[in-house]
Description:
Model confidence (mean pLDDT): 80 of 100. A computed fold for a 76-nucleotide RNA from uncultured Henriciella sp., annotated as Glycine riboswitch aptamer. Rfam family: Glycine riboswitch aptamer. Rfam links the family to the GO term glycine biosynthetic process. NCBI's taxonomy places the organism under Bacteria, Pseudomonadati, Alphaproteobacteria, Hyphomonadaceae, Henriciella. Of the family's consensus pairs, 90% are formed in the model. The RNAcentral record of the sequence draws on MGnify.
RNA sequence: UCCCGGGAGAGACCGAUCCUCGUAUCGGCGCCGAAGGCGCAACCGCCCCGGAAACGCUCAGGCCAAAGGACCGGGA
Repeated sequence: UCCCGGGAGAGACCGAUCCUCGUAUCGGCGCCGAAGGCGCAACCGCCCCGGAAACGCUCAGGCCAAAGGACCGGGA
């Protein structure tokens, strides 16, 4: 890196629209953080130079399901 399995959080909110009347689209407000990104810097190392979080921010992403999903287990 690839494959398989597990994998949380938050409005099926309100209004309008329709071409399929849907779990859709647009707008609004309210939220989530475990893709990514950014920040601090705990921590770590080959140690004065580097790497850096599950902490913070929410730009992105997400708030029925699906998809995705940090991380964990197994296999190659």